[in-house]
RNA sequence: AAGCGGGAUAGAGGUGCGAAGACCAUUAGUACACAAUAGGAGGAUCAUGAGGUCCAGCGAGAAUUGUGGAAAGGGGAAUUCGCCGAAGCGAAGAGAAACUCAUGUUCUCAACGUUGGUUCUGCUAUUGAAUAAAUACAGGACUGUCAUAUAGGCGACUAUAUGGAGGGCUAUCUUACGC
Numbered sequence: 001a002a003g004c005g006g007g008a009u010a011g012a013g014g015u016g017c018g019a020a021g022a023c024c025a026u027u028a029g030u031a032c033a034c035a036a037u038a039g040g041a042g043g044a045u046c047a048u049g050a051g052g053u054c055c056a057g058c059g060a061g062a063a064u065u066g067u068g069g070a071a072a073g074g075g076g077a078a079u080u081c082g083c084c085g086a087a088g089c090g091a092a093g094a095g096a097a098a099c100u101c102a103u104g105u106u107c108u109c110a111a112c113g114u115u116g117g118u119u120c121u122g123c124u125a126u127u128g129a130a131u132a133a134a135u136a137c138a139g140g141a142c143u144g145u146c147a148u149a150u151a152g153g154c155g156a157c158u159a160u161a162u163g164g165a166g167g168g169c170u171a172u173c174u175u176a177c178g179c
Base pairs, nucleotide, nucleotide: 005175006174007173008172009171010170011169014084016083017082018081019080020079023076024075032068033067034066035065036064037063042055043054044053045052046104047103048102049101050100051099087115088114089113090112093109094108095107096106097105116143117142118141119140120139121138122137124136125135126134127133145164146163147162148161149160150159151158152157
């Protein structure tokens, strides 16, 4: 003067993250089935539009009464399992599902981007049966980690304040370069 990098292993944050089956509440006395009454032309197929198929004056849909009566998704506490970008979210991409097409909806996968974590508030938005819950955004609080500053301490470190981000942080090993 230049460089101060690469790889691997093991860990920490805590009301920590996610998944699974059983159970419980809700969904709901709802959908649906049968019967009756009155009535008289449409109805079903995830939503909308078009088409197709099926049912229907041997009585459709809606309504009333009676008898019977769910499920999925989401949620709860425990158990088991996998873990610490755990995991979540995102316009677009590829694939799949429901009769076909178009748009949408739902699910799966990879890349890319973004968020350290938890929690509270918001009749703000979306999904949802829901005032549950989740996600996004905004504003707070708490907390872990590193750096910097100040103070204390022989030191390890502690406290306060400010700031950054997980491609981080701590520990150990290995490798490259330089001294």